[in-house]
This is a predicted structure of a 67-nucleotide RNA (transfer RNA) from uncultured Prosthecobacter sp.
RNA sequence: UGAUAUAGCUCAGUGGUAGAGCACGUCCUUGGUAAGGACGAGGUCGAGGGUUCAAGUCCCUCUAUCA
Numbered sequence: 001u002g003a004u005a006u007a008g009c010u011c012a013g014u015g016g017u018a019g020a021g022c023a024c025g026u027c028c029u030u031g032g033u034a035a036g037g038a039c040g041a042g043g044u045c046g047a048g049g050g051u052u053c054a055a056g057u058c059c060c061u062c063u064a065u066c067a
Base pairs, nucleotide, nucleotide: 001067002066003065004064005063008022009021010020011019016053024040025039026038027037028036046062047061048060049059050058
């Protein structure tokens, strides 16, 4: 100097209700397990400010990681 930081993990999300896959819980199916299916829980969006009617998103500073 550049990039990245969002669910337990891997990652989407181009200013207007925060999502997916995997994992997890309950149930269905099976003699049982696995597989499959339905539903559900889980988030101070790295920290602090600013702009805006409204910020995960735009701007500034800081922190961490990578180059």
Rfam family: tRNA. Rfam's curators write: Transfer RNA (tRNA) molecules are approximately 80 nucleotides in length.
NCBI's taxonomy places the organism under Bacteria, Verrucomicrobiota, Verrucomicrobiales, Verrucomicrobiaceae, Prosthecobacter.